Record summary: A computed fold for a 264-nucleotide RNA from a Clostridiales bacterium, annotated as Bacterial large signal recognition particle RNA. The RNAcentral record of the sequence draws on ENA.

RNA sequence: CUGCGCUGAGUGGGGAGAUAGCGGUGCCCUGUACUUGCAAUCCGCUACAGCAAGGCUGAUCGUUCCCCUCGGCUCGUCGUAUGGUUGGCUGCGUGAGGUAAGGCGUGAUGAUGUCAAGGUCUUAUGCAACGCAAAGCCGCGAACCGCGUCAGGAUAGGGAUAUAGCAGCGCUAAACGGUCGAUUGCGUGUGCCAUAAGGUUGCUUUGACGGAGCGACCUGCCGCACUAACGCUUCGGUUCGGCUUGUCAAAGGGAACUGCGCAG
Repeated sequence: CUGCGCUGAGUGGGGAGAUAGCGGUGCCCUGUACUUGCAAUCCGCUACAGCAAGGCUGAUCGUUCCCCUCGGCUCGUCGUAUGGUUGGCUGCGUGAGGUAAGGCGUGAUGAUGUCAAGGUCUUAUGCAACGCAAAGCCGCGAACCGCGUCAGGAUAGGGAUAUAGCAGCGCUAAACGGUCGAUUGCGUGUGCCAUAAGGUUGCUUUGACGGAGCGACCUGCCGCACUAACGCUUCGGUUCGGCUUGUCAAAGGGAACUGCGCAG
C1' cells in the first nucleotide's frame, strides 16, 4: 500500500419551558438524518444521565477546536399601538360673586339720589261677592206593620142596621228630586270696600328738589368654589419594532487527532 474480517462509535441537532439535575413525549427553529413500546395530573435515568427490544453502516465512521451564521433567550434604552391608575395644582366645562372695556336697553317727555304722601305687607272688627249646608217652599212617595173614607166580600142580627177591614181614592212620614228671590250658619290666594293699630327691608305710584347717569341682559376681565368625560399630569402593565450588553446555538466551511486481527 492492497484485500478480507471484527470492534469502538454513530444512526439528526438545537432553543425556550419544565426539572435538584439529565434526557424524552409536547411547543418553536433548522432541514431529511432507522423501526417498535412508555410518556405532561408526565415517562425513564443519576453527572458515564432516557429506559426496553430489534435493525443498518463498518474506522475517510467518529471526536475536539476555530470561522461564519439561520434562530432563540436576556440587561438597558428609544419609539409605535393599546388599555389601567393618580391629581380639581392646571386647561375645557359649571356655579355664585365682583368689575364695567365693547355691545344692548333706558334716560333732558328728566337718570342715580333726597324729601313728603300713599299702595303692596301684618293684625283686629265688619261689609260685599262666591261656595257649601240647614230651614222654608214645590213635587214624588207606604200591598200589610200611617191616617181618613172604605165598593166588593166576611162576621153578628128575624130585620133595620152594626163591627172589623182588603183593593181603590185622598192626605201624609221616612227616603228621593227641584228651588228665581228672600232667612240662618260656616268658609276663603274672592275685594281693598270701611275703620283702627302696626310696619318702612324690598317693589311700586304721585308731588317737589336736583341735574347725568343708570341697568348687569350678551361678550370681555378678576378672584373663589365644584367637576376626573376629554386635554394635561403621576405611577406602573402589555404588544410590536430599532439599537446595544450578555448567552445558547442548527446547518455550512477549515484544521488537528483517529482501534484490533489475518493474508499478500